[in-house]
Molecule: TPP riboswitch aptamer (THI element)
Organism: Pararobbsia alpina
RNA sequence: GCCUCGACGCAGGGGUCCUGCAACGGUUGAAUGUUGCGGGUGAGAGAUACCCUUUGAACCUGAUCUGGAUAAUGCCAGCGCAGGGAGCGUGGUGGUCACUCCC
Numbered sequence: 001g002c003c004u005c006g007a008c009g010c011a012g013g014g015g016u017c018c019u020g021c022a023a024c025g026g027u028u029g030a031a032u033g034u035u036g037c038g039g040g041u042g043a044g045a046g047a048u049a050c051c052c053u054u055u056g057a058a059c060c061u062g063a064u065c066u067g068g069a070u071a072a073u074g075c076c077a078g079c080g081c082a083g084g085g086a087g088c089g090u091g092g093u094g095g096u097c098a099c100u101c102c103c
Base pairs, nucleotide, nucleotide: 001096002095003094005092007090008089009088010087011053012052013051014050016047017040018039019038020037021036022035023034024033059084060083061082065078066077067076068075
């Protein structure tokens, strides 16, 4: 010098689905919707929490996508060596290269 893993500080990015019951609301009757309490998946389903920050699959577009499964759902897989997407500082771990010194 390079690579790697991580700590601290400050800063930034992101998602919020499906479903049961009850109430509200609305209506001729409903539906969509709202709130509360549960259930499913998940790190996280509105928590200041969780995840992610270019070493970028956190997350978005494609997507009212395709196949499979489910009570149902980005639930699983594909799509995806597709396109986008938010970082700086300080001190360290391990490895490696070059140079210098000594034997």